[in-house]
RNA sequence: CACGAUAACGGCAAACCGGCGGAAACGUCGGGACGCAAAGCCACCGGCCUAAGGCAAUCGCUAGGGCAGCGGGGUUACCGAAA
Numbered sequence: 001c002a003c004g005a006u007a008a009c010g011g012c013a014a015a016c017c018g019g020c021g022g023a024a025a026c027g028u029c030g031g032g033a034c035g036c037a038a039a040g041c042c043a044c045c046g047g048c049c050u051a052a053g054g055c056a057a058u059c060g061c062u063a064g065g066g067c068a069g070c071g072g073g074g075u076u077a078c079c080g081a082a083a
Stems, first nucleotide, its partner, number of pairs: 003080002011036002016031006034069001040075003044072003047067004053062003
């Protein structure tokens, strides 16, 4: 620099439930653990979700918003068996 144990010290927390915020996606706090070696951080690329407003006319489209626990990329970091 890489790599990743049935290791150590620890960390995070899906679904679901409750409070709050939001039009929604979703966020956040508490409970809760399916999982995670970057499940720390960043919407840059692809993807997915949403669409109050706008366009349209009731199909829908979209400015915008969201997801980092969908993949890629960037960036920072604890530990040290084997190869």
This is a predicted structure of an 83-nucleotide RNA (c-di-GMP-I-GGC riboswitch aptamer) from a Rhodospirillaceae bacterium. The coordinates come from a structure-prediction model, not an experiment, and the mean pLDDT is 90.